[in-house]
RNA sequence: GGACAGCCAUCGCCGAGUCCCCGUACGGCGCGAGCCAGGGGAGCCGGGGACCCAUCCGUCCCUGGGGUGAAUCGGGCGCCCGCGCAGGCCGCGAGGGUGCCCGUAGGAGACCUUCCUGCUCCGAACCCGUCAGCUAACCCGGUAGGCGAGAGGGAAGGAAAGG
Numbered sequence: 001g002g003a004c005a006g007c008c009a010u011c012g013c014c015g016a017g018u019c020c021c022c023g024u025a026c027g028g029c030g031c032g033a034g035c036c037a038g039g040g041g042a043g044c045c046g047g048g049g050a051c052c053c054a055u056c057c058g059u060c061c062c063u064g065g066g067g068u069g070a071a072u073c074g075g076g077c078g079c080c081c082g083c084g085c086a087g088g089c090c091g092c093g094a095g096g097g098u099g100c101c102c103g104u105a106g107g108a109g110a111c112c113u114u115c116c117u118g119c120u121c122c123g124a125a126c127c128c129g130u131c132a133g134c135u136a137a138c139c140c141g142g143u144a145g146g147c148g149a150g151a152g153g154g155a156a157g158g159a160a161a162g163g
Stems, first nucleotide, its partner, number of pairs: 011148004018042005027036003043143006053133001064131001065128004073103009083093003106122004111158007
């Protein structure tokens, strides 16, 4: 000097996922201050749930549907599973599961909003269980987790700070 990993403090990003009080005189940890579990409140987010509105309006066949979330849809290749067809062998077809790649609806990128232009990244996962349009009253639930990449430039309007 460099790389990787951990801890502490501070600042910041994605996200509803923040703040306050009790806990702190009884649970756990700590010598202790205190921290955690747990409880309550505020704020924020989501779901269920009337009237009105929407849906209805040829037939038949196939297909359950819905929700959280930006995370949906399409294409290609491989593996596994059983089914059907064919069959001497190699196989063929439609499914289900799984992995990789390419694109894509959409989303994010350092005060906020809108627009133009450009670049980078993400484009997961889970839940309800045959039920759900909207929805006042009302009811129920959540308030986790991950990260340190910076690519901005321009226009308008705000906000904040300074003079």
Molecule: c-di-AMP riboswitch aptamer (ydaO/yuaA leader)
Organism: Streptomyces mexicanus